Predicted 3D model of a 350-nucleotide RNA (Bacterial RNase P class A) from an uncultured Chloroflexota bacterium. Rfam family: Bacterial RNase P class A. About the family: Ribonuclease P (RNase P) is a ubiquitous endoribonuclease, found in archaea, bacteria and eukarya as well as chloroplasts and mitochondria. Rfam classes the family as a ribozyme. Gene Ontology terms of the family: tRNA processing, ribonuclease P activity and dimeric ribonuclease P complex.
RNA sequence: CCGGUUGGCUGGAUGAUCGCUCCCCGUUUCGGCGGGGGGAGGAAAGUCCGCCCUCCACAGAGCGCGGUGCUGCCUAACGGGCAGGCGGGGAAACCCGACGGAAAGCGCAACAGAGAAGUAGAUUGCCUUGCGUGAGCAGGGCGAGGGUGAAACGGCGGUGUAAAAGACCACCGGCGCGGGCAGUGAUGUUCGCGGCUAGGCAAGCCCCACCGGGAGCAAAGCCGAGCAGGUGCAUUGGGGCGGCUCGUCCCGCAAAAAGCACCGGGUUGGCUGCUUGACCCUGCUGGUGACAGCAGUGGCAGAUAGAUGAUCGUCCACGACAGAAGGCGGCUUACAGGCUGGCCGGAACC
Numbered sequence: 001c002c003g004g005u006u007g008g009c010u011g012g013a014u015g016a017u018c019g020c021u022c023c024c025c026g027u028u029u030c031g032g033c034g035g036g037g038g039g040a041g042g043a044a045a046g047u048c049c050g051c052c053c054u055c056c057a058c059a060g061a062g063c064g065c066g067g068u069g070c071u072g073c074c075u076a077a078c079g080g081g082c083a084g085g086c087g088g089g090g091a092a093a094c095c096c097g098a099c100g101g102a103a104a105g106c107g108c109a110a111c112a113g114a115g116a117a118g119u120a121g122a123u124u125g126c127c128u129u130g131c132g133u134g135a136g137c138a139g140g141g142c143g144a145g146g147g148u149g150a151a152a153c154g155g156c157g158g159u160g161u162a163a164a165a166g167a168c169c170a171c172c173g174g175c176g177c178g179g180g181c182a183g184u185g186a187u188g189u190u191c192g193c194g195g196c197u198a199g200g201c202a203a204g205c206c207c208c209a210c211c212g213g214g215a216g217c218a219a220a221g222c223c224g225a226g227c228a229g230g231u232g233c234a235u236u237g238g239g240g241c242g243g244c245u246c247g248u249c250c251c252g253c254a255a256a257a258a259g260c261a262c263c264g265g266g267u268u269g270g271c272u273g274c275u276u277g278a279c280c281c282u283g284c285u286g287g288u289g290a291c292a293g294c295a296g297u298g299g300c301a302g303a304u305a306g307a308u309g310a311u312c313g314u315c316c317a318c319g320a321c322a323g324a325a326g327g328c329g330g331c332u333u334a335c336a337g338g339c340u341g342g343c344c345g346g347a348a349c350c
């Protein structure tokens, strides 16, 4: 320098003028005015997971239902992350994987093919018996060879046989059981025994292990204003309890007071929740790492018709995707351009 692979950062700059929203100080004739300060993102997005928070009873049991699924660790938690194992791709760096169980049971397998999982399967074949002059026909045995397929019931050599076959034997592969060694573990490696072979799909039912109560900031609480009541519900009643059962709590005992449901009527003002928190940044320490601990006179918008903008000047490489609405951690998706680190392969010039 070329090609590849994998991380990180950034996401116009600057000046003037006019605005918007929040906070502080001063002033006020309570309408404002003056000064100072804060004001979107790496994804604020999709709302796909996990939690905080709020209410339902500070929330219980069993069944059902749903979710997750190699191991260890991190974390408030997760379906997230880190490290590792195994499998697959690549020459390598590196990338991808719902990656527990198919000898518990059920189910499924297009097309092709004779046959798709059972006592497998006679299409082409091999052997044999009978008949026939013969081509061949009929019966029986055989899963070795051919052919189909994504997949056809271990491989190879021998014994054996009429021909064959784990029918039998040696070796190998694979499987099950038991043990040794290494490792926290997944797993790796090795030894012995067994039966001779067990096919695939569990993002089909299912089994196993673990997790999960429901609804959501229009949650919920308070202040103010306003209005008109009515109907239904009980012998083993109604409701909380939004799958069922149990359990438990509340109300009630013959009336509509309370409770619940429905119909009708009224309100659409204000405050809290609301942003300082599992937060971000910098430094140090521990850890391979995710992360954790400590220190810092470092930082952090808060609207409620909903702010973060507009115009002009200068400059450049001419500016992408997009925009808070209770908060936080993730994942995923979108993104013009620019800067930069590691690693792999090639080239060998200065």
Stems, first nucleotide, its partner, number of pairs: 001346010012315007020039008041321001045332002048330005053216004060246004065212005070084005085099001086097004100207002105205002107201002123146002125142007154172002157169003173197001175194008220272004229263005237251004279299002281296006316319001